The RNA shown here (transfer RNA) has 76 nucleotides and comes from Firmicutes bacterium UBA3936. NCBI's taxonomy places the organism under Bacteria, Bacillati, Bacillota. Rfam family: tRNA. The sequence was found in a public genome assembly. Its mean pLDDT, the model's own confidence on a scale to 100, is 81.

RNA sequence: AGGGGCGUAGCUCAACUGGUAGAGUGGCGGUCUCCAAAACCGUUGGUUGCACGUUCGAGUCGUGUCGCCCCUGCCA
Numbered sequence: 001a002g003g004g005g006c007g008u009a010g011c012u013c014a015a016c017u018g019g020u021a022g023a024g025u026g027g028c029g030g031u032c033u034c035c036a037a038a039a040c041c042g043u044u045g046g047u048u049g050c051a052c053g054u055u056c057g058a059g060u061c062g063u064g065u066c067g068c069c070c071c072u073g074c075c076a
Stems, first nucleotide, its partner, number of pairs: 001072007010025004019056001026044006049065005
């Protein structure tokens, strides 16, 4: 340099044919307990990497770009 894959909550991951983003875990509060842990209940959570475009509507489609991984190649 060329090609391919991935990027969503603090972390691990979902989201059907484009229909308006959830789960587990974590944080916080409570119940329980002599205290704590565990368990249970409630609550808290998001610029879907970024920008632009298409669309009534984009996590999903298109273009560009950034980061990470893999493959091929070039220079030294």